[in-house]
RNA sequence: AAAAUAAAAAACGAAUGCACUCAUAUAAUGGCGGGAAUAAGGCCCGCGAGUCUCUACCGAGCUGCCGUAAACAGCCCGACUAUGAGUGAGCAAAAAUGAAGA
Numbered sequence: 001a002a003a004a005u006a007a008a009a010a011a012c013g014a015a016u017g018c019a020c021u022c023a024u025a026u027a028a029u030g031g032c033g034g035g036a037a038u039a040a041g042g043c044c045c046g047c048g049a050g051u052c053u054c055u056a057c058c059g060a061g062c063u064g065c066c067g068u069a070a071a072c073a074g075c076c077c078g079a080c081u082a083u084g085a086g087u088g089a090g091c092a093a094a095a096a097u098g099a100a101g102a
Stems, first nucleotide, its partner, number of pairs: 018088008026056001029049001031047005041066002050057001058078002061075004
């Protein structure tokens, strides 16, 4: 110097994912069995139901009730999961509207 190969970056578009919001499902619900506690207690384990539905079926609190027995009740706040829909770079300034606080 030439040729070949490889790699990287940017822009645009689309899809998926992710985050958030919303809708539907389910009432984070009710049934049963076994065991456990006893007013400083009121739980633990399992089965099955409920969803055009996989999974989940719990946590905190308040009130009551049970005079020591075997049985709990009401209220309230808080999720996950499934499906569908919507929205979504960052920074600065201005305006409008709304909310919260003082």

Model confidence (mean pLDDT): 76 of 100. A computed fold for a 102-nucleotide RNA from Thermoactinomyces daqus, annotated as Purine riboswitch aptamer. Rfam family: Purine riboswitch aptamer. Its Rfam clan is "Purine riboswitches". Rfam's curators write: Riboswitches are metabolite binding domains within certain messenger RNAs that serve as precision sensors for their corresponding targets. Allosteric rearrangement of mRNA structure is mediated by ligand binding, and this results in modulation of gene expression. Lineage of the source: Bacteria > Bacillati > Bacilli > Thermoactinomycetaceae > Thermoactinomyces.